RNAcentral holds the full RNA, with entries from ENA. This is a predicted structure of a 543-nucleotide part of an RNA (small-subunit ribosomal RNA, 5' domain) from a Pseudomonadota bacterium. Its mean pLDDT, the model's own confidence on a scale to 100, is 86.
[in-house]
Context: one part of a larger RNA
């Protein structure tokens, strides 16, 4: 000089855009942050209101609504954080004939008889709660049996193909599956005459198998990226077989046996330090520093440990066991985990609000309608950065006043003010006002398509309806007036910028040389001056 997630003094007018615990992965009060699905089930209030009423109570409607239960999908995304971790990680390229993969898309095939239960709900005990026992009743797309197999798995055999165990196709033989709901149409059954149920067609939606994608992981390999030799030897499941087990899968992953190997100065083993990376930052570059915000990966979730469910967790807001810490207790037990978004409290030089919305955009769940969403989009605060604006323009000497300096002539602030003509950004008020909205859904018409069908039902095209936190924001026009808006650091050399007074090696100053002891351009005041400007300057750290 540059560059900063900054502090820190002194100063502060405005907007956009970004950013904002770098330290205690310190403990944490509240509230919010992950639910949906009644088009899977089967129960199912009450307030309130209306009628009847023997005044005790019943019944309609509230309503198949609140709601809880089964059960189904999501909770393994989203979001935080950097503690671990020197390699079970990260980047880069490969490999997987050793592998998985829900939900989404395309093809094939399919979806048949049957059966027992259990929550909720009822009675019923035990507990101070948290919760739990027993007893009876019921439903499914819960759970189980057969049944059928294009296909898949298993062994066999035959052929190609590969080579290391295999991989493909054929052939008979064993194993293996599913669940319905809704809409129309149409028949039948029952009546309280509109609905209910049942059967068949037939639209979707879900269901099973099975091939293929698509997107996402598991494993493996090779190279690549700190510091220490004041760490030289390090290993016994160690290194490697034979056989088991385990895993979607390869493998000492794990076991039994067997051999005695396997790493090492190209730095093993130990020690320190660290999340990695795209980038960032500096610099003609070569290169050196970092790795905060954004993007990818990894790894954590009160510490350790370990499993369950599931397509996928060893699961941040899910379980169990220990351990510390907090809280309730009726002392017998029990509840918790903000490194989600606010907030507190502590550490600290320092780091924001317990704000609006689900209008967008994404995400889960639903046919949809929609419901959730502290993911997001906004707002609030901080000159914390960077980037535009203004704090006014012209004109104006006789060169006011007043302050400094004077060699007392006069210089200088200085065309600066003052005065007079102007303008109208920005702030201030008044009045209008958006883009960002595209859907989805409904209606209307209209075309396809599936059908038996001019129903329903999907799919296009049209017109109309509806949706905005931000906001009455942005912008716009009008009113109004120099009116409300400049300050910091430095003037000894380096390194632009000079004098006068005070002070007397004091009081100070100071990045380095170095000044200050009686004429100090180096203190401190002033007045000039230089620089930069909403900032200037100190500090800290990189280059």
């Nucleotide at each position: 000089g540059a560059a900063c997630g900054a502090a820190c003094g002194c100063u502060g007018g405005c907007g956009g855009c970004g950013u904002g615990c770098c330290u205690a992965a310190c403990a944490c009060a509240u509230g919010c942050a992950a639910g949906u699905c009644g088009a899977g089930c089967g129960c199912g209030a009450a307030a309130g209101u209306c009628c009847c009423u023997u005044c005790g109570g019943g019944g309609g409607c509230a309503a198949g609504u609140a709601g809880a239960g089964c059960g189904g999908c999501g909770g393994a995304c989203g979001g935080g954080u950097g503690a671990g971790u020197a390699a079970u990680a990260c980047a880069u390229g490969g490999g997987u004939a050793a592998u998985c993969u829900a939900c989404c898309u395309u093809u094939g095939a399919g979806a048949u008889c049957g059966g027992g239960a259990u929550a909720a709900c009822c009675c019923u005990g035990c507990g101070a709660a948290a919760g739990u026992g027993g007893g009876g009743c019921u439903a499914a797309u819960a759970c189980c049996g057969g049944a059928u197999a294009a296909g898949a798995c298993c062994a066999c055999g035959u052929g190609g193909c590969a080579u290391a165990a295999g991989c493909c196709a054929c052939g008979g033989g064993g194993u293996c599956a599913a669940a319905g709901g809704u809409g129309g149409c149409c028949u039948g059954u029952a009546u309280u005459c509109a609905u209910a149920c049942a059967a068949g067609c037939u639209a979707u939606c879900a269901c099973u198998u099975a091939a293929a994608g698509a997107g996402g992981g598991g494993c493996c390999c090779a190279u690549g990226g700190c510091c220490u030799a004041u760490c030289a030897g390090c290993u016994u499941g160690u290194u490697g077989g034979c056989g088991a087990g385990g895993u979607a899968a390869u493998a000492g992953c794990u076991c039994a046996c067997c051999a005695a190997g396997g790493c090492u100065a190209u730095g093993a083993c130990g020690g320190g330090u660290a999340g990695c990376u795209g980038g960032u930052c500096u610099g003609a570059g070569a290169g050196g520093a970092c790795g905060g915000c954004c993007a990818g990966c990894c790894a954590c979730a009160c510490u350790g440990g370990g499993a369950c469910u599931g397509a996928g967790a060893c699961a941040c807001g899910g379980c169990c066991c220990a351990g510390a810490c907090u809280c309730c207790u009726a002392c017998g037990g029990g509840a918790g985990g903000c490194a989600g978004c606010a907030g507190u409290g502590g550490g600290g030089a320092a780091u924001a609000u317990u704000g609006g919305g689900c209008a967008a955009u994404g995400g889960g769940c639903g046919a949809a309608a929609g419901c959730c969403u502290g993911a997001c989009c906004c707002a609030g605060c901080g000159a914390c950065g960077c980037c535009g604006c203004g704090u006014g323009g012209g004109u104006g000497a006789u060169g006011a006043a007043g302050g400094c300096c004077u060699u007392c002539g006069g210089g200088u602030c200085g065309u600066a003010a003052a005065a007079c003509c102007c303008u109208g950004u920005c702030g201030g008020g008044u009045g209008g006002a958006a883009c960002g909205a595209a859907u989805c859904u409904c209606c209307g018409c209209u075309c396809c398509u599936c059908u038996a069908a001019u129903a329903c039902a999907g799919g296009g095209g049209u017109g109309g309806a509806u949706u905005g936190a931000c906001g009455g924001u942005a912008c716009c026009a009008c009113c109004g007036a120099a009116g409300g808006a400049a300050g910091c650091c430095c003037c000894g050399g380096c390194u632009a910028a000079c004098u006068a007074c005070g002070u007397g090696c004091c009081a100070g100053c100071a990045g380095c040389c170095g000044c200050g002891g009686u004429a100090a351009u180096a203190c401190g005041u002033a007045g000039g001056g230089g620089g930069c400007g909403a900032g200037c300057g100190u500090u800290g750290u990189u280059c």